The RNA shown here (transfer RNA) has 72 nucleotides and comes from Candidatus Woesebacteria bacterium GW2011_GWA1_39_21. Rfam family: tRNA. Rfam describes the family as follows. Transfer RNA (tRNA) molecules are approximately 80 nucleotides in length. Rfam links the family to the GO term triplet codon-amino acid adaptor activity. The coordinates come from a structure-prediction model, not an experiment, and the mean pLDDT is 82. It was read from a public genome assembly. The source organism's lineage runs through Bacteria, Bacteria candidate phyla and Candidatus Woeseibacteriota.
RNA sequence: GGCCUCAUCGUCUAGCGGCUAGGACAGCGGGCUUUCAUCCCGUAAACCCGGGUUCGAUUCCCGGUGAGGUCA
Repeated sequence: GGCCUCAUCGUCUAGCGGCUAGGACAGCGGGCUUUCAUCCCGUAAACCCGGGUUCGAUUCCCGGUGAGGUCA
């Protein structure tokens, strides 16, 4: 340098055009317990950036950035 794949809550991840953007762990509040842990209930928290297509984009297209793989 060419090609391929990926980028979503703090972490891991689901989501193939209209979702309240869901789940697990972690956090916070409460319940239970003599206390802690476990368990139960609740709660906050995310679509890498810039364009384009579309009535509508996390999703499709182009470019960029970053990460990984592969060839040289």